[in-house]
This is a predicted structure of a 71-nucleotide RNA (transfer RNA) from a Fidelibacterota bacterium. Rfam family: tRNA. By type it is a transfer RNA. RNAcentral records the identical sequence in 2 taxa. The source organism's lineage runs through Bacteria, Pseudomonadati and Fidelibacterota. The sequence is in RNAcentral, with records from ENA.
RNA sequence: GCGGGUGUAGCUUAGUGGUAAAGCCCCGGCCUUCCAAGCCGGUGACGAGGGUUCAAUCCCCUUCACCCGCU
Numbered sequence: 001g002c003g004g005g006u007g008u009a010g011c012u013u014a015g016u017g018g019u020a021a022a023g024c025c026c027c028g029g030c031c032u033u034c035c036a037a038g039c040c041g042g043u044g045a046c047g048a049g050g051g052u053u054c055a056a057u058c059c060c061c062u063u064c065a066c067c068c069g070c071u
Base pairs, nucleotide, nucleotide: 001070002069003068004067005066006065007064010024011023012022013021018054026042027041028040029039030038047063048062049061050060051059
């Protein structure tokens, strides 16, 4: 330099154009003498910029980070 892959919550993953889901973590409550476990509830996210579309995590372009391969 060229090609490919990945990027969604603090962490690990779902989500193939129509209100972004779950587990662990965190916060509050219930239970318990207390803690843990268990049960209930809650906060919090689409790497960035453009384009297409009535509507984009999803399709297209560029770009950034990481990984793999070629040179």